[in-house]
Background: Transfer RNA from a bacterium, 73 nucleotides, folded computationally. The coordinates come from a structure-prediction model, not an experiment, and the mean pLDDT is 80. It was read from a public genome assembly.
RNA sequence: GCCGAGGUAGCUCAGUUGGUAGAGCGCUGCUCUGAAGAAGCAGAUGUCCCCGGUUCGAGCCCGGGCCUCGGCA
Numbered sequence: 001g002c003c004g005a006g007g008u009a010g011c012u013c014a015g016u017u018g019g020u021a022g023a024g025c026g027c028u029g030c031u032c033u034g035a036a037g038a039a040g041c042a043g044a045u046g047u048c049c050c051c052g053g054u055u056c057g058a059g060c061c062c063g064g065g066c067c068u069c070g071g072c073a
Base pairs, nucleotide, nucleotide: 001072002071003070004069005068006067007066010025011024012023013022019056027043028042029041030040031039049065050064051063052062053061
């Protein structure tokens, strides 16, 4: 340099034909306990990498960048 995959919560990742952004783990509070762990209940998450475009409406479609991983040279 070329090709491919990826970037969404603190972490690991889902997200269907474009229509209110989710799960698990973790975190906070409560119950329970002598205390803690485990378990149960409740709760908080977020500029969906950035900039434009299309659209009534974009995490999703289109264009251009940035970063990570893999392959080829």